[in-house]
The RNA shown here (small-subunit ribosomal RNA) has 1504 nucleotides and comes from an uncultured bacterium. It matches the Rfam family "Bacterial small subunit ribosomal RNA". The prediction has a mean pLDDT of 85.
RNA sequence: AGAGUUUGAUCCUGGCUCAGGAUGAACGCUAGCGACAGGCUUAACACAUGCAAGUCGCACGGCAGCAUGAUUAUAGUAAUAUAAUUGAUGGCGAGUGGCGCACGGGUGAGUAACGCGUACACAACCUACCCUUAAGAGGGGGAUAACUCAGAGAAAUUUGAGAUAAUACCGCAUAAAAUCCAUAAAUUGCAUAAUAAAUGGAUUAAAGUUAAGGCGCUUAAGGAUGGGUGUGCGUUAGAUUAGGUAGUUGGUAGGGUAACGGCCUACCAAGCCGACGAUCUAUAAGGGGCGUGAGAGCGUGAACCCUCACACGGGUACUGAGACACGGACCCGACUCCUACGGGAGGCAGCAGUAAGGAAUAUUGGACAAUGCCCGCAAGGGUGAUCCAGCCAUUCCGCGUGCAGGAUGACUGCCCUAUGGGUUGUAAACUGCUUUUAUUAGGGAAGAAACCCCUUGACGAGAUUGAGGGCUGACGGUACCUGAUGAAUAAGCACCGGCUAACUCCGUGCCAGCAGCCGCGGUAAUACGGAGGGUGCAAGCGUUAUCCGGAAUCACUGGGUUUAAAGGGUGCGUAGGCGGUUUGAUAAGUCAGAGGUGAAAGGCUACGGCUUAACUGUAGGAUUGCCUUUGAUACUGUCAGACUGGAAUUGAGUUGAAGUUAGUGGAAUGCGGCAUGUAGCGGUGAAAUGCUUAGAUAUGUCGUAGAACACCGAUUGCGAAGGCAGCUAACUGGGCUUAAAUUGACGCUGAGGCACGAAAGCGUGGGUAGCAAACAGGAUUAGAUACCCUGGUAGUCCACGCCGUAAACGAUGUCAACUAGCCGUCAGGCCCGCUUUAGGGUUUGGUGGUGGAGCUAACGUAUUAAGUUGACCGCCUGGGGAGUACGCUCGCAAGAGUAAAACUCAAAGGAAUUGACGGGGGCCCGCACAAGCGGUGGAGCAUGUGGUUUAAUUCGAUGCAACGCGAAGAACCUUACCUGGUCUUGACAUGUAGUGAACUUAGCAGAAAUGUUUUGGUGCCUUCGGGAACACUAACACAGGUGCUGCACGGCUGUCGUCAGCUCGUGUCGUGAGAUGUUGGGUUAAGUCCCGCAACGAGCGCAACCCCUAUCCCUAGUUGCCAGCACGUAAUGGUGGGAACUCUAAGGAGACUGCCGGUGACAAACCGGAGGAAGGUGGGGAUGACGUCAAGUCAUCAUGGCCCUUAUGACCAGGGCUACACACGUGCUACAAUGGGUGGUACAGAGGGAAGCGAUGCCGCGAGGUGGAGCAAAUCCCAGAAAGCCAUCCGUAGUCCGGAUCGGAGUCUGCAACUCGACUCCGUGAAGUCGGAAUCGCUAGUAAUCGCGAAUCAGCAUGUCGCGGUGAAUACGUUCCCGGGCCUUGUACACACCGCCCGUCACACCAUGGGAGUUUGUUGCACCAGAAGCAGGUAGUCUAACCGAAAGGAGGGCGCUCGCCACGGUGUGGCCGAUGACUGGGGUGAAGUCGUAACAAGGUAACC
Repeated sequence: AGAGUUUGAUCCUGGCUCAGGAUGAACGCUAGCGACAGGCUUAACACAUGCAAGUCGCACGGCAGCAUGAUUAUAGUAAUAUAAUUGAUGGCGAGUGGCGCACGGGUGAGUAACGCGUACACAACCUACCCUUAAGAGGGGGAUAACUCAGAGAAAUUUGAGAUAAUACCGCAUAAAAUCCAUAAAUUGCAUAAUAAAUGGAUUAAAGUUAAGGCGCUUAAGGAUGGGUGUGCGUUAGAUUAGGUAGUUGGUAGGGUAACGGCCUACCAAGCCGACGAUCUAUAAGGGGCGUGAGAGCGUGAACCCUCACACGGGUACUGAGACACGGACCCGACUCCUACGGGAGGCAGCAGUAAGGAAUAUUGGACAAUGCCCGCAAGGGUGAUCCAGCCAUUCCGCGUGCAGGAUGACUGCCCUAUGGGUUGUAAACUGCUUUUAUUAGGGAAGAAACCCCUUGACGAGAUUGAGGGCUGACGGUACCUGAUGAAUAAGCACCGGCUAACUCCGUGCCAGCAGCCGCGGUAAUACGGAGGGUGCAAGCGUUAUCCGGAAUCACUGGGUUUAAAGGGUGCGUAGGCGGUUUGAUAAGUCAGAGGUGAAAGGCUACGGCUUAACUGUAGGAUUGCCUUUGAUACUGUCAGACUGGAAUUGAGUUGAAGUUAGUGGAAUGCGGCAUGUAGCGGUGAAAUGCUUAGAUAUGUCGUAGAACACCGAUUGCGAAGGCAGCUAACUGGGCUUAAAUUGACGCUGAGGCACGAAAGCGUGGGUAGCAAACAGGAUUAGAUACCCUGGUAGUCCACGCCGUAAACGAUGUCAACUAGCCGUCAGGCCCGCUUUAGGGUUUGGUGGUGGAGCUAACGUAUUAAGUUGACCGCCUGGGGAGUACGCUCGCAAGAGUAAAACUCAAAGGAAUUGACGGGGGCCCGCACAAGCGGUGGAGCAUGUGGUUUAAUUCGAUGCAACGCGAAGAACCUUACCUGGUCUUGACAUGUAGUGAACUUAGCAGAAAUGUUUUGGUGCCUUCGGGAACACUAACACAGGUGCUGCACGGCUGUCGUCAGCUCGUGUCGUGAGAUGUUGGGUUAAGUCCCGCAACGAGCGCAACCCCUAUCCCUAGUUGCCAGCACGUAAUGGUGGGAACUCUAAGGAGACUGCCGGUGACAAACCGGAGGAAGGUGGGGAUGACGUCAAGUCAUCAUGGCCCUUAUGACCAGGGCUACACACGUGCUACAAUGGGUGGUACAGAGGGAAGCGAUGCCGCGAGGUGGAGCAAAUCCCAGAAAGCCAUCCGUAGUCCGGAUCGGAGUCUGCAACUCGACUCCGUGAAGUCGGAAUCGCUAGUAAUCGCGAAUCAGCAUGUCGCGGUGAAUACGUUCCCGGGCCUUGUACACACCGCCCGUCACACCAUGGGAGUUUGUUGCACCAGAAGCAGGUAGUCUAACCGAAAGGAGGGCGCUCGCCACGGUGUGGCCGAUGACUGGGGUGAAGUCGUAACAAGGUAACC
């Protein structure tokens, strides 16, 4: 410090997620030790039991208990024992009294507050114990507890009588520097005011104890400590909480308090708080700090420290220096316990502990040894504070589980494997060493020094203090040290697809499961589970939860707002914010210095202490803050003065669809009257509804009504926006220009507020020609509640009043300044010029285009900014839910404004790129259409397919690109299928062992396979051991599979398409994907070529090179040829000969837009022509770019994986692949006269031939038979070519057309023609008279037509592949159909239109709104009520201290009463929540229904 995730890819926006750190944690697996720390985050829920606050006898009376002494008695010789008495002594239960119990310890419920923090203030206060100073302590009195006696009660407790003490209580005396009053010099303060000498008057004190020292007591002042009170500033969220407040705000007087104060009361006034957020609601103890972060921040408030609050819930006071009191009191309430039922007791949020709750948090431990606290003179006592120990891996830190050597890289095992090996792995074994830790044995600290006691020293009387010795340890069987033993006692957890370090095998098969995000899993899963191996961390490791970070994702540091979320519809203007030039003053902001404070701990730095570290000690610095004070004065503010540049006013001009009102005009339309006139009009893609013979439409004329204003008219003008359009007038607003003058910052923005605000809509009243929601009808359609047509009501218009919203858009807030240009246009001014018109220049304001820098994610913008700055306002923070619900405000309503959450997704989105697509556009090509010729589709048959059938009808191919396809040929075989019969190392291969040559004859059984018997036969090579081939037997490795997967693959093939395309290097452009090149202008069959061009080149394709063919030449002439010469025949190159010709087969020539003319751009090229056998790639073939279709093939072959192994392998016989209501494809033959029949007659090419082709001859009507010449072929054979030509018959008919079907008889092949071959002859003579919708081929030697050959093959051809013969028609042209190429455009598509995608309905689940109500909680108001307590009153009652003349009084207690008030009650409102029949929409959910709204012109452009 970043990374993953939206896309085919890219950049951006934007969310989600991860890597880091942390925790009072919990859970899972695992676990050796130690040190430090921590340990109910939940129920402020309820608590059994024990302990947590006592102490002082040097305050007191005393003596229950203990101990000592004394006395007496008894027993005993005595020691002694027992009993009684005695407070005499040590001490001490209970009690009186003093001090403490207000600290320490716990908890965080309440509290949004002067509660806390910080800084000040108190001239408005208190402070026990402690310190200092000053003064004092005289003399009396009356009670009372304990105790005794007598009662009540179950108990708790309590009553009466009697006795007694005090440092308990009460008078008196003394008394000022205390308090009060009077007078008051003087001094001080920010104000009220304060201090106060001096003088006079009044009032108020005290306690004793101890042997002594001493400790106490009273008054006053000061200090210290601790508190109380006030103030400034800071301190959570919500405005869907906007008004709150009657003791409320202030005053006067009084009361009260330690003290100020509405703190309380009476009276008077009507204030006070609030948009700088009052009130209300929700939540919450606050801080130092802690976690994180670079910081700013964000989150948090365990442990430790400070403050506050609370002590079962609520209220109240008492005592006291201090409390409204955790372990005190009283009362009310709830709960628990005891009870004799009458009545009582209690408060763990102290330490342990229990129950409950919960994911979850410890021992009913030891000690006061230390540190503190309380009491005490002290000794000492108390102390669950504290110090320690126990439990827990809860955190942090440290240590260990060994170290070194050891390769044949050992054996075995696990795992993998290409079977060679690799890996685990120096790991182990083995050798040597060490002993931390654990175990055991021994030793053994520091924490302890005081108080106190003893000795002694110092000025010394003492107080005080120094030195030495002695006493005191829970922890503690401690830490630590030493010895012994022996590698001995000690490793797990998570992960291994990417992010993210780490990979293989097996199992599983969208199952089981994983998952933080993206996503894995549907038979080869590095993602599931296991294993091996590896990686990371380590006594821990993972998971979960939460916080910060990353997140600049709330942006102060540090974000945005045209199109991604986001500019308010527009203006005016209040508060607020901001504000021109200049002078002076001031010093609030600002800056600097100094002082105070900012507790300690923590954090940082340095140095120390524990073996180290964590931990901890000391010191330093920091503590960014607040306050005080002294300075500075540039800037901001404030005050005062001045200025003119901002702003405004006045004058003169000027423009305009700016506004309002009134009037007025013509065209058009509708309607009405009259006239002319006749059959249609109207409307559409085509129609129909509609109108019309009752006279329409059309035409002419007249009249009437309402609405809107053609031309001008324009990226023209005006207005704040909405918006504004005939003409005229009146009234009114604004802008601009210009020249002077005036005012003198008067300005900008603008939360709330106010006003305006299209269309539609609403209310009332008018108006209504045209248009036109709704509605009706007609069409269209599968449907058509639409688009189209005919009608038509609200409405549109006017007046008045509402509504207040729009894609109210420039999707761009307002204002100001600055920053290159060029070209238009509107309204002014000035200058030049001109007779004028025109024109040129300049300047101000508006409105457009283009373009640079800059900016921008890009698109784009660019002086009219989206540039550079300033001021102010509005708004945004992932998508959906939702601009919705609830609440409130506004509205007549419709609705508008404000505006969430639950839940759900990992995206949603912007711009641009490449493709693909479009019922987008342009250009171009192709038998694509058109123009033609001939077919298919109808018939019969052949053949293939589907379907059906079957024991089986083997399998594959399925739009074009399957279907006379694999199959160039299924009777057996083939054959893979079925039935039946058989075999199991196998029909076939290799290896091992053994036997035997191999092989062969014949018989029997059987359908055969096979079984069984049987004859002949002993071979070849040899180094004599044996070997090779072959056969058989045995066992095991293995064979075998046309079994599955073409979606695991290789190879091969089809197709787009013989279409002209597909790419690369370098350069350039772009942030980038990419672009450029390859686009453009021409041209071509062609990305063919030329030109241009930020491109320049290159590659695969195109073309050419190859083969055949067309012309010629040369060479060579046998089996081919025969012109001339010769021989011969009935005839024939038959023969001699010839090498001319044809031909054969080798080599060459030729054609290149080369030449001419024209067009073109002086190009490429095209058009025409010449010559030529051939002319513009001459014709044909081979040749198939990058790629597409998971195209086809596991059944050609090869092959991974899976499956079968007495069978899914192998053999045999028979059957099937040939079935047949039907449908389709491809063909053959026809339907006839351009024909059919009969007879005669002519001319090919290319092939094949030895288990072959087979001649002449003979036989048969024929298929064929017989026979065997010739030929391994330019020689012989297949082999008669047919159409054609000549002649003749037929005469338009189901025929002399057509030949299916069937009957009979044969031939050939073959082991065998039944299922199931071909052919021949005789007979039979079906459909069919040119074929619906639709559809195919073909552009020249082509179509059409005619025959011939070959492969396969025993036989079987209408198929396939070849060959030649005869031999056309047509193409204007590119509008349309199909396919393709290039450019461009739109896109929400990228699995790419067979795409994407919307809504209702149906089903399941989830959260949520409404809802008659029901209900918990909380709170306001009104009233009732009134415990305890306090204050007041008091007529009842009681009464020790003082007074007293003894009667009483003063004073007090109880009681009663009154005021306040907690609990409680009644009524009525508000708010939050829970629940609720039913109901509304929303969300989610592989394959439901209906349509097709959107994305392309989405098929009616879309949207608000």